[in-house]
The RNA shown here (Bacterial RNase P class A) has 311 nucleotides and comes from Duodenibacillus sp. The gene name in the source record is rnpB. It matches the Rfam family "Bacterial RNase P class A". It is annotated as a ribozyme. Rfam links the family to the GO terms dimeric ribonuclease P complex, tRNA processing and ribonuclease P activity. The RNAcentral record of the sequence draws on ENA.
Formats: sequence, C1' cells, structure tokens
RNA sequence: GGAGGCGGCCGGACGGCCGCGGGGGCUUCGCGCCCACGAGGCAAAGUCCGGACUCCGCAGGGCGCCGUAGCAGGUAACGCCUGCCCGCCGCGAGGCGAGGAUCAGAGCAACAGAGACGAGCCGGUCAGGUCCGGGUGAAACGGGCAAUCUCUACGGGGAGCAAUAUCAAAUAGGCAGCCGCCUGAUCCCGGCCCGGGAGAUGGCUGCGGGUAGAUAGCUUGAGGCCCGCCGCGAGGCGGGUCCUAGAUGAAUGGCCGUCACGCGGGGUUUCCCCCGCGCCCAGAAUCCGGCUUACAGGCCGCGCUCCUGCG
Repeated sequence: GGAGGCGGCCGGACGGCCGCGGGGGCUUCGCGCCCACGAGGCAAAGUCCGGACUCCGCAGGGCGCCGUAGCAGGUAACGCCUGCCCGCCGCGAGGCGAGGAUCAGAGCAACAGAGACGAGCCGGUCAGGUCCGGGUGAAACGGGCAAUCUCUACGGGGAGCAAUAUCAAAUAGGCAGCCGCCUGAUCCCGGCCCGGGAGAUGGCUGCGGGUAGAUAGCUUGAGGCCCGCCGCGAGGCGGGUCCUAGAUGAAUGGCCGUCACGCGGGGUUUCCCCCGCGCCCAGAAUCCGGCUUACAGGCCGCGCUCCUGCG
C1' cells in the first nucleotide's frame, strides 16, 4: 500500500409561516389566547418464537397431537444469548451447523446393472462358504438416510387489549304494577280552559338484559444512561441520574430560506467560488425480551488476519 474479518455508531442541523394530536395554564368564556411535549432503525415491519396481563377451562391417570434435541451456563421465559466440545467451509482472522438413536420395526422412485436395502448371485481358489475378486451405479457383496415414518428424553390447557371491567341513550322486545277499553286511559290542534279530532292487540310508571356511546385497561417499564464490584462471557449486584406519544377512522405533516453532506459540470488551479442534481428503508395502536426481513449514504474501534513493497 492492497484485500479482508469482527464489533459498534449515525442516518441531517437551525430559523420562519401554516396545520394536526393529547396535556397544562389563563380566560372578558368566544371551543379565544399562551406554554412545553409528540415515531423508529436493539426496525414502530413480518406476526415467527418466548413472556407479562385479562377472561374462560381445569379431580387423578393413560392415549393421541404439537414442539425441542451435543455439554454447561444466562434469563421472567424462549426454538433466544454466552462459553466449551465435535463436524463442515475458509491459506487465515473467522464463519456455518435441524449436532439423541439405524443390532426395536417400517420405508428409500426411475435409469444402469446378473443382483438395490438385503441377503443372495457370478468367476477363480481351497480339505472345507476356506480365501480373493466382481464390469454397472450416487450407493454393492453387510454400509447409509432419522431434513421419511418411528423410538427415546424433556416441555406444552384455550383465546387474545376488537382481551376484560364499569357507567349507560333512542328504538324494539321481556317482566311487574297501575289506568283504561265507547260512562273512554292517553295523544294531536304551540302553555292553560272551552271546543274540535284521533283512540283500544291501548297508555303510563318501574325493573332487568343488551346495542350505540363514554370511561377504565393505556403506558414508569424484567426501562434508558453513567460509575463501581463480581463473572472468560451472556449477564448479575449496588449507587447515582433521566422521564421520553397514547390516538380510536386513528395526530406526529406541508411550504420557504440558510447551513452541512454526497455526486456531476464550470471558473480559478497552494485555495476558494458559481451552477445543477441527490439525500435511504419505513411509520406507533396493551406492553416487554428475541429472531427474521428492508435500508441511499457516512463514521469509529481492534495488542485481528492474509498478500505485497521498503527500512
């Protein structure tokens, strides 16, 4: 100098105008004014695993079904993570692994081949199935596949915040009581009286269930950051500090300017200036731990590895 390996981080900044969401304050009450807050990239995603939480179910035992699979550890838990062993890939740093069992049983297409899952066959040889060899084929003369069924060990109730709980209209229907059925309850003619009209499978009141709707669940949590100690590590313990969306047809946006960054072109060529273009993937909906997938461009670290050159 070149090519890699592993680990980690960022993924625009500031200002102005208009707008949205929930919250707080003021208020002359007018939904008026003011204030701070309001997506991530350990992807808010796929909804694939594990849990918290809620409701339902649940004597005991067995079968079935589903899942997991080296050993040890971490964790609330896991199919996740860490360490070690083994196997495979790579010159190497390192990466990957569905890594129990095929003397319990079953299955393993087609082609080629005498013969294909299983013991026989062919040739030679020998006292003797005694020994040797066998064109083919991915595999042959006793080997393999469990990522085929199976066996073994261990684990597993079901549904999910549209869970669930509370309050509770209108209309219809249910139950009870009262009034009334032409000697008329009740209703309409704007409130009352008169008057007029309608009127019986009727009217009124109460109760209970349930819908719309409202509220709770709802966001402070196995939480983030820093320091110390323990541990090879995943991680654990202690101290300090910070608070950071909760909507429900569902807010978190748009425009302009300046700057930064990248690319291209031009001027000028120690350096700066001008013009144009670009600036990712995505978008909360109960919460958390993982896995997987998407991602323009850029940055950092390592007693890391290989190749080459010079001293």